[in-house]
The prediction has a mean pLDDT of 75. Two RNAs folded together computationally: RNase P RNA and transfer RNA, 511 nucleotides in total. Rfam match: Bacterial RNase P class A.
């Protein structure tokens, strides 16, 4: 410079001409229903949803409990609020620092919180997953157990099978020989890195029993993290750092904040679920509600003392009252009714909402099913498209096209939501210079 | 003005209290059955529960906001 988010603060076309529409008021006509000129006025910021609070009415002065609703961090503002204004805690983003990281913390920033209590009870926490709340054992890691499985390795025992040496007795042959000496087969002995089968051992598989919450693994959520010892394996079991709990000198008007000290850890989540604490709340709502007129059938049924609300209690008032309903009547006038918890501007006092009223200025539809608009023209803003200057943001010029949302209805104060362009503060991303 | 209720599939309608896989009729669409149509028999499709933001682990169902629609309220006697 450009595009985005967030927050804020004014405004919400001007002007002028023609027709209009409805209020008040003056004057004039009137046929008394009106009608004409003339002045004066004639929608928000939101007039909107009726969500919050109040104001005024009226119920009997609005009293007592129960039941129900509402508010919920903590000071202050305010008629009052569930609003607004400071400040506490806290969430989520982002940068930055501690640290190898992560987890966590501090510090800045920006946007956010319906923010009491889950160590008072009760409920709820689906599917998945072994296990969902004083939890678990499914894979994994361990340890033990076994007439089991599978090969392994010893070393013993037993059979067999090979060999070798000695013995023993047999048979055969050779010599004259019951004696030698050879060869055959047994038989005892040894030896074998031969087999079998039994035993032993260590290992793995398998099963049963245990122990482990480190690690897989499902969940939104797994009973504090990170690393080191430790341990059969493991684990706050032990340490160190971090986070939590408790106590706590002090500090703050308070939410809270804390030096310091202790504690191995004890306390999932959900109250916009029951509830529990604390405070507040009586119903109705201008069709409230006073007068005053006009008309009708001051009728029939049905129920109940009324005022009086969801109940009770208490209090007043009192018997043709009072509700439903069915039939009838009227669709009229006046008050509530708009000048006020108003608005801006200056002081003053507060950080700040606000107050003070001191001093200037300003506004002020008020009506009944209900007016407040239409064209046209110039200006004004915005987009878009050409064209022209200019290094560039930019300007100038000529055409079109657009200028929202939405309508007072007894009256303020917020609040939410709809809405069109400007302005500013603040964060982010992107480009360019330096 | 001022009070009160509703919103789920093309239509009527449950389910919301008590948060846990949206469900019935009738329509619809394919199939059988009939010569064929209807009836009837079976099967299947179709919704993010008016719309938006929250709470929660989870929203049709709780909170807050919006949108649309419907209902009742006038005064005498």
């Nucleotide at each position: 410079c450009g595009g985005g988010g967030u927050c804020g603060c004014a405004c919400a076309g001007a002007u002028g001409a023609u027709c209009g529409c409805g209020g008040g008021u003056a004057g004039c006509a009137u046929g008394c229903g009106u009608g004409c000129u003339g002045c004066c006025g004639g929608a928000g910021g939101a007039a909107a949803g009726u969500c919050c609070g109040a104001a005024c009415a009226c119920c009997a002065c609005a009293g007592g409990g129960c039941a129900g609703g509402g508010u919920g961090c903590u000071g202050g503002g305010u008629a009052a609020u569930a609003c607004c204004c400071a400040g506490g805690c806290u969430u989520u983003u982002g940068g930055c620092a501690g640290u190898c990281a992560g987890a966590c913390u501090g510090c800045c920033a920006a946007a956010g919180g319906a923010c009491g209590g889950a160590a008072a009870g009760u409920g709820c926490c689906a599917c998945a997953g072994a296990g969902a709340a004083u939890a678990g054992a499914c894979c994994g890691c361990a340890g033990g157990c076994g007439g089991g499985c599978u090969g392994c390795g010893c070393c013993c025992g037993c059979a067999c099978c090979a060999u070798g040496g000695g013995c023993u007795g047999a048979u055969a042959g050779c010599u004259a020989a019951u004696a030698g000496c050879u060869a055959u087969a047994a038989g005892c002995u040894a030896u074998g890195a031969g087999u079998g089968c039994g035993g032993c051992g260590a290992a793995g598989c398998c099963g049963c029993c245990u122990g482990u919450a480190a690690g897989g693994g499902u969940g939104a959520a797994a009973c504090g993290g990170u690393g080191g010892g430790g341990u059969a394996a493991g684990a706050g079991c032990c340490c160190a750092c971090c986070g939590c709990c408790c106590c706590g000198a002090g500090g703050g008007u308070g939410a809270c904040c804390g030096a310091g000290g202790g504690g191995g850890c004890a306390c999932g989540g959900u109250a916009a679920a029951c509830c529990c604490c604390a405070c507040c709340c009586g119903g109705u709502g201008c069709a409230a509600g006073a007068c005053c007129g006009a008309a009708u059938a001051g009728g029939g049924a049905g129920g109940u003392g009324g005022c009086u609300g969801g109940c009770c209690c208490g209090g007043c008032c009192g018997a043709g009252a009072c509700c439903u309903c069915c039939g009838g009547g009227u669709a009229g006038g006046u008050c509530g009714c708009u000048g006020g918890a108003c608005c801006c501007c200056a002081g003053u006092g507060g950080u700040a909402a606000c107050a003070c009223u001191u001093g200037g200025g300003g506004c002020u539809a008020g009506a009944g099913a209900a007016a407040u608009g239409a064209u046209c023209a110039u200006c004004g803003u915005c987009c878009u498209g050409g064209g022209c200057u200019g290094u560039a943001u930019a300007g100038c010029c000529c055409a079109g096209g657009g200028c929202a949302c939405a309508g007072a209805a007894u009256u303020c104060g917020g609040c939410u939501u709809a809405u069109g362009g400007g302005c500013g503060g603040u964060c982010c991303c992107g480009g360019c210079a330096u | 003005c001022g009070g009160g209720g509703c919103g789920u599939a093309g239509c009527g309608c449950a389910g919301u209290u008590u948060g846990g896989u949206a469900g019935c009729g009738c329509a619809c669409a394919c199939g059988g059955u009939u010569c064929g149509g209807g009836a009837c028999c079976g099967u299947g499709g179709g919704g993010u529960c008016g719309a938006a933001g929250g709470u929660u682990c989870a929203a049709a169902u709780c909170c807050u906001u919006u949108c649309g629609c419907c209902c009742c309220g006038a005064c005498c006697a």